Annotation:
Large-subunit ribosomal RNA, domain I from an Armatimonadota bacterium, 596 nucleotides, folded computationally. RNAcentral holds the full RNA, with entries from ENA. The source organism's lineage runs through Bacteria, Bacillati and Armatimonadota. It matches the Rfam family "Bacterial large subunit ribosomal RNA".
Context: one part of a larger RNA
RNA sequence: GGCUUACGGUGGAUGCCUAGGUCGCCGCGGCCGAAGAAGGACGUGGCAAGCGACGAAAUGCUCCGGGGAGCCGCAAGCAGGCUUUGAUCCGGAGGUGUCCGAAUGGGGCAACCUGUCCCGGGUAAUGCCGGGGCAUUCCGGGCCCAAUUCAUAAGCCCGGAAGGGUAAGCGGGAGAACUGAAACAUCUAAGUACCCCGAGGAGAGGAAAGCAACCGCGAUUCCCCCAGUAGCGGCGAGCGAAGAGGGAAGAGCCUAAACCGUCUUCAUGUUCAAGCCCUCAGGCGUUGUGGAGGCGGGGUAGUGGGUGCUUGCUGGGCGCUGCUGAGGAGGCGCCGGGCAGUGAGAAACCUGCGUUUCGAGUCGAAGUCGCCUGGAACGGCGCGCCACAGUGGGUGAAAGCCCCGUAGGCGAAGGAGCGCGGGCUGCCUGGGCGAGUUACCCAAGUAGCACGGGACACGUGAAACCCUGUGCGAAUCCGGGAGGACCAUCUCCCAAGGCUAAGUACCGCGGCGGACCGAUAGAGCACUAGUACCGUGAGGGAAAGGUGAAAAGCACCCCGGGAGGGGAGUGAAAUAGAACCUGAAACCGUGAGCCU
Numbered sequence: 001g002g003c004u005u006a007c008g009g010u011g012g013a014u015g016c017c018u019a020g021g022u023c024g025c026c027g028c029g030g031c032c033g034a035a036g037a038a039g040g041a042c043g044u045g046g047c048a049a050g051c052g053a054c055g056a057a058a059u060g061c062u063c064c065g066g067g068g069a070g071c072c073g074c075a076a077g078c079a080g081g082c083u084u085u086g087a088u089c090c091g092g093a094g095g096u097g098u099c100c101g102a103a104u105g106g107g108g109c110a111a112c113c114u115g116u117c118c119c120g121g122g123u124a125a126u127g128c129c130g131g132g133g134c135a136u137u138c139c140g141g142g143c144c145c146a147a148u149u150c151a152u153a154a155g156c157c158c159g160g161a162a163g164g165g166u167a168a169g170c171g172g173g174a175g176a177a178c179u180g181a182a183a184c185a186u187c188u189a190a191g192u193a194c195c196c197c198g199a200g201g202a203g204a205g206g207a208a209a210g211c212a213a214c215c216g217c218g219a220u221u222c223c224c225c226c227a228g229u230a231g232c233g234g235c236g237a238g239c240g241a242a243g244a245g246g247g248a249a250g251a252g253c254c255u256a257a258a259c260c261g262u263c264u265u266c267a268u269g270u271u272c273a274a275g276c277c278c279u280c281a282g283g284c285g286u287u288g289u290g291g292a293g294g295c296g297g298g299g300u301a302g303u304g305g306g307u308g309c310u311u312g313c314u315g316g317g318c319g320c321u322g323c324u325g326a327g328g329a330g331g332c333g334c335c336g337g338g339c340a341g342u343g344a345g346a347a348a349c350c351u352g353c354g355u356u357u358c359g360a361g362u363c364g365a366a367g368u369c370g371c372c373u374g375g376a377a378c379g380g381c382g383c384g385c386c387a388c389a390g391u392g393g394g395u396g397a398a399a400g401c402c403c404c405g406u407a408g409g410c411g412a413a414g415g416a417g418c419g420c421g422g423g424c425u426g427c428c429u430g431g432g433c434g435a436g437u438u439a440c441c442c443a444a445g446u447a448g449c450a451c452g453g454g455a456c457a458c459g460u461g462a463a464a465c466c467c468u469g470u471g472c473g474a475a476u477c478c479g480g481g482a483g484g485a486c487c488a489u490c491u492c493c494c495a496a497g498g499c500u501a502a503g504u505a506c507c508g509c510g511g512c513g514g515a516c517c518g519a520u521a522g523a524g525c526a527c528u529a530g531u532a533c534c535g536u537g538a539g540g541g542a543a544a545g546g547u548g549a550a551a552a553g554c555a556c557c558c559c560g561g562g563a564g565g566g567g568a569g570u571g572a573a574a575u576a577g578a579a580c581c582u583g584a585a586a587c588c589g590u591g592a593g594c595c596u
Stems, first nucleotide, its partner, number of pairs: 001595009015581001016546002020517002022514009031165002039100003042055003046078002050074002052059001061094006070082003105114003115134007136162008170198004180187001184234001210217002221248004231239002252499003255443001259297010274287001275284002277328006302477001304442004308437007316335006336429006349423010361410003367383001368399001369382004384401002386390001392404003448472007458484001479494005533540002553580001556567004
């Protein structure tokens, strides 16, 4: 020095465990913000660095409800307190809530600096302190008013709104490349990523100018299927429907126009004119007519609808009436009666009852019987009991009957859903239901056409349908669109205005579950984790769990400056002593054996 072996050290694998994660199902909830958000800074504790909580009223204040003996967070200790006059704790509603941040009086290198007006405190007075207001843009209303006479701009005041955030999901605008095609250009990737705008608990879509096929359906959305079909495609790579059928859910409405009334404005009009609802008599006189705009009524359709006119049937009462009187027509108001309603369909609010549910909680059966082992009984043996409860967890090992629970019941404040009401509001009665009518209306730079594009599963193709940059440019029901070039026949449907729950997507929370993980796994994070650390920055991004049943965490003695160790003691165990369960291997020692 090597090999072997025993015993150690080091190291932290393995086993066991789970406080955390992950996936799914079900239930509930879903926007926040100038009433100052999201997110932060700085503070607040007797001792207080971090996390959590809270905000100068600062480890908390008030009230309501629950609960019932302890409490002053993680987190021990010392000191000091609170609490059956009900604390701590849990649910709810309020109060307070520094400074920054859209940040909004002005400024600024965020958490700082510095004004002005009003009110209050304080001072002899100023300084000082406290409270409230003072940003911008848009909308509505109003005031004042220049060049410039009128007017307008500018300016000012009041009221309202907006601004910013937001993981995922949603609509819209704009929009790649790598890649695939075994190269590459059309194509693909992909309308994806990324960027911007908008909205909401969802968003979008939505009440047929739709499908279909000679039968019929009847808004939209989502799922299954149709179907990898029909098709598209350097007919390559690849892309890829729709109707029908089966389900989830279910809901339908409002304008524009014709016509009537009224207001404003422009033009036109004065002759006893026209006109003033009709008839008669009297009277008035720019009241008229035409255009534009606002408001109210009317009206909303495809077996075409509506309006005007004519007409049929049907229909409470009272009052007023626009030049005067009488009659009629029409209009308006009130009472009575009826219908409906705030989730779209017009809109705001107050309130009662019932029911369901969410929500702090609450009641909840039956052994703590004997013997044995053990540190400990929840184990073994024996004897009982409950069960609408033998899911699960804890307890010194493995517990239906010890504890928390479980099955099954009950449940406040407050919230939500549903149903029935009242006030209230709207509508009808004032009209409704018909018939006739070649008079009017029925969404215009639209439909359509041409050219250039886009989008449709569809790449220009025979290419319809949809959108539109440029140009041309209709019709109003004897009208117009569609049925995949186009035409005819037939059929379906009414564009060029708008609104609309539910079923759907996503997320958070809770419950339940898993031939999901078990600390190099499972989230990056089981632990002071988006932390430490790295980076100018955008950004990147860890490691790190386990004494024991219980701290009973080794009083006391000894060696040592200490660290550490030896006794003693605790404990079932101390090679369970905190560098703490188990404790592999590499690696390092000590003893012994063998070899050299």